Bacterial RNase P class A from a Nocardioidaceae bacterium, 368 nucleotides, folded computationally. It matches the Rfam family "Bacterial RNase P class A". Gene Ontology terms of the family: ribonuclease P activity, tRNA processing and dimeric ribonuclease P complex. The sequence was found by an Rfam model in a public genome assembly. Of the family's consensus pairs, 96% are formed in the model.

Order: sequence, then C1' cells, then structure tokens
RNA sequence: UGAGUUGGCCGGGCGGCCGCGUUGACCUGCGGGUCACCGAGGAAGGUCCGGGCUCCGAAGGACGAGGUGGUGGGUAACACCCACCCGGGGUGACCCGCGGGAAAGUGCCACAGAAAACAGACCGCCCGUGCAAGCGGGUAAGGGUGAAACGGUGGUGUAAGAGACCACCAGCGUUGAUGGUGACAUCGACGGCUCGGUAAACCCCACCUGGAGCAAGACCAGACAGCGUGCGUUUGAGGGCGGUCCGUCCGAGCGCGCGGGUAGGUCGCUUGAGGGUGUCGGCAACGGCACCCCUAGAUGGAUGGUCGCCAACCAAUGGCCCGCAAGGGCCCUGGAGACAGAACCCGGCCUACAGGCCAACUCAUCCC
Repeated sequence: UGAGUUGGCCGGGCGGCCGCGUUGACCUGCGGGUCACCGAGGAAGGUCCGGGCUCCGAAGGACGAGGUGGUGGGUAACACCCACCCGGGGUGACCCGCGGGAAAGUGCCACAGAAAACAGACCGCCCGUGCAAGCGGGUAAGGGUGAAACGGUGGUGUAAGAGACCACCAGCGUUGAUGGUGACAUCGACGGCUCGGUAAACCCCACCUGGAGCAAGACCAGACAGCGUGCGUUUGAGGGCGGUCCGUCCGAGCGCGCGGGUAGGUCGCUUGAGGGUGUCGGCAACGGCACCCCUAGAUGGAUGGUCGCCAACCAAUGGCCCGCAAGGGCCCUGGAGACAGAACCCGGCCUACAGGCCAACUCAUCCC
C1' cells in the first nucleotide's frame, strides 16, 4: 500500500424567523395569552421468542399436544449472550452447525448396477466335463455401475481367491492411567475382524410448559324494549376461558332465534430487571460498590418549514508541507445526502440502510 476477518460507533451540528404537543409558573375579558424545561429509532419495522403487568376463586392428577437438544456459566427468563468441546469449510484471521439415539421398531435410498442391508455374481479368475458351442462347481482379491458396494497397505497361503492367517494402520467394543467442574483429549492393554446412509423421516430418550392478552383490566356518566322457544332448579342445566378423562368447587338459572339502546369520559400511561461516570471481581457474557441524572405520553393521533454558516464524502489539475524510501497530509475549484415514525413497558433475534468513523487481527506485495 492492497485484499480480507471480527467488533464497536455516527446517521449531521450551530444560529435567526415562523409554526406544533405534554407539563409547570404567572395572567385572563375564561375564548385563551406569556415564559421555561422537555419532545421518535438503530432499527421505532417483522410479530419470531422470553418476561414484567392485568384478569380467570384455588390453578390438582393422568393422557395428549407443543417446545428445546454438546458441556459449563450469565440473565427476571429465553430458542438469547459468553467461554469451551466435537464435526465441517478456509493459506489464515475466522466462519458454519435443527450438535442426544440407526445395536427398540417402522419407512426411504430414483436411475444405473449381479446386488442398496446381514443385499449379490454381469465381465473376469480357477477346477471338472465336452471336438466345439455349452454345462456343472468354487471365488468375491481384479474390472464395470453408482452419491454410496461387508475396512486399507503389504505379505503368507490357495486350484484360483478371501482377515482364512500375519504385521502395521483406521474404526468399533471392553478396560486402565493422566489432565479437565464437564462435554472431552492424550497415552496404553486386550479382543473380534469391521452387519451402509438417512431422525430439518415417523419414532425413542432427556428436560421444560395453566390460559388469554392494554382492543388486558378498573371506575364514572348516560340510554333502552322486549317477544318467542329448548333445557334445568339437588334425578344438578350450566360454569370454573387451549383438548380429553378423572377429581374437586360454585351453582339457579343457562342456551338459541327475532328486535331495541349505547360506542362518551377518566385511569391503566411512564421512576424503570432505567441511564451515565468511576472503581473492584471475572478469559468473557456479566455482576458488586460509590456518585450523578429524569430524557415524549399523543388519542384522526404532536416535534415541521425556511434562510445562512460550518463539517463530513468523491474527483482531476495546480500549489505547499512531511519522509532515506515506499508513500502520506493540507489548500483552491466543482459535484453530492439512506432505511425509515413511539401508542403498556422491557431483554433478545431477524430484516432494511446513502454516506462515513474507530480499534484489533490475517494474508500478499513494496521500501529501508
């Protein structure tokens, strides 16, 4: 200097004029006026998770259903975050993982191929027979097919072969030692020769799970109109808001059809698992302690418009400066701005994003 990897941050600033909303103070002719503070996001989007909060009297048991899936830690909790392990990718920094089980069972592996699971003999090799074509037997080492074919290399042996046997290796099983909280890793001994893959197929195993949701829910005001019908009143209808059954509790009304009235206001509603700075502990996520701060609460739904200056980004020419060099910085001139709006709140994940900034690390090249 170039190409990458990972993490974090900004998403314009200042000033003038005009215009909005909550709150507070003052004034008021009660219509409102003046002043002050504050006034959308890194994702406010998606609604994919987890909660706080509210309601269902308590929220029992079994089944079913749903979710998660290496180990340890963090957190209010999680499918999130951190660290590590294993497997895969990359020269590397790093990245990816629906990461328990195929020896409980079932299913699937097209076509090709002899044969796709304890599945074979097309070519080939060997033996016997035959004039020959052929027929019978042996074999699975060689070849072919395929994504994948009953371990690999070398030898002994054989009619020809084969873990049939042997040496070494890989895998598997049993077991010991060392290290580690653990998942696991390394080393050793023995053994049998090695019966595929697939569970983001059904399934098995382990762990977890009441439900509904701010249109929750609470209060105030106001209006109206009932009619018909079925079941039930201790022979218990109906209800206890995800499904079934059991159990248990409440219980005199419950359901259906037609018709009428209301849709207003207040609360919930913003002080929080809150933010900032410093320090301590921890590899880290994060936690403790001390001090400081209060930063929208709208309800057809507010924060905008305009002018000027500055800064940021890109470009070539020219000029100046730094450096041994490779190279770098500044000035003049011109051009040019994304994704996108809170609505009970919070912790995550995912998606979108013009233009930039910072830090660490990897690789390549060049100069000294």